Molecule: SAM riboswitch aptamer (S box leader)
Organism: Woeseiaceae bacterium
């Protein structure tokens, strides 16, 4: 590094170094000389792994799964819902627009919005 599994709409900011870009990637939109972004030092926010308790389970212990508590310790975050769109599927009543059809009614395809899902990218914990 490949790959598995779980999460991702909460929630947490100072001081100091430095000095132009940064948000992953295209577009959009944002943040940045009133100093981003990163690097250090504090602080914090959180509960993944940790620790405890109890409960399922088992003769009983182990394990394991649930459930609550706790923050020492390994990590992790501390602008924007992974910032937001990007690819599917559904829905939009009397018409959501807009174009083509057909004209007896309605049909398509495009866009917009919504909502699911998924891809991406991150972090964690196995793995090696």
């Nucleotide at each position: 590094a490949a790959c598995u599994c779980a999460u991702c709409g909460a929630g947490a900011c100072c001081g100091g170094u430095u000095g132009a870009g940064g948000g992953a990637u295209a577009g959009g939109c944002c943040c940045g000389a009133c100093g981003a972004c990163a690097c250090c030092g504090g602080g914090g926010c959180a509960a993944c792994c940790u620790u405890c308790a109890g409960a399922a389970c088992u003769a009983a212990c182990c394990a394991u799964u649930c459930u609550g508590a706790a923050a020492a310790g390994g990590u992790g975050c501390c602008a924007a819902c992974u910032c937001c769109u990007g690819c599917g599927a559904u829905g939009c009543u009397u018409u959501g627009c807009u174009c083509a059809g057909u004209u007896u009614u309605u049909u398509g395809a495009g866009c917009g919005c919504a909502u699911c899902g998924a891809a991406u990218g991150a972090u964690g914990a196995g793995g090696g």